[in-house]
RNA sequence: GCGCCCGUAGCUCAGUGGAUAGAGCGUUGGAUUCCGGUUCCAAAGGUCGGGGGUUCGAAUCCCUUCGGGCGCG
Numbered sequence: 001g002c003g004c005c006c007g008u009a010g011c012u013c014a015g016u017g018g019a020u021a022g023a024g025c026g027u028u029g030g031a032u033u034c035c036g037g038u039u040c041c042a043a044a045g046g047u048c049g050g051g052g053g054u055u056c057g058a059a060u061c062c063c064u065u066c067g068g069g070c071g072c073g
Base pairs, nucleotide, nucleotide: 001072002071003070004069005068006067007066010025011024012023013022018056027043028042029041030040031039049065050064051063052062053061
């Protein structure tokens, strides 16, 4: 330099054109307990890496750019 893959909650990931963007773990509060753990209930937490475009509608499709990984030269 060229090609491919990945980037979504604090972490690991799902969601591949349509409804308020979700799960597990974690965090916080409560119940339980003498205290802690376990278990149960609830809540907070996201400009879907950035920018632009297509579309009635984009996390999803297109272009560009940033970061990471793999392969080739």
The RNA shown here (transfer RNA) has 73 nucleotides and comes from candidate division Kazan bacterium GW2011_GWA1_50_15. The sequence was found in a public genome assembly. It matches the Rfam family "tRNA". Its family is annotated with triplet codon-amino acid adaptor activity in the Gene Ontology.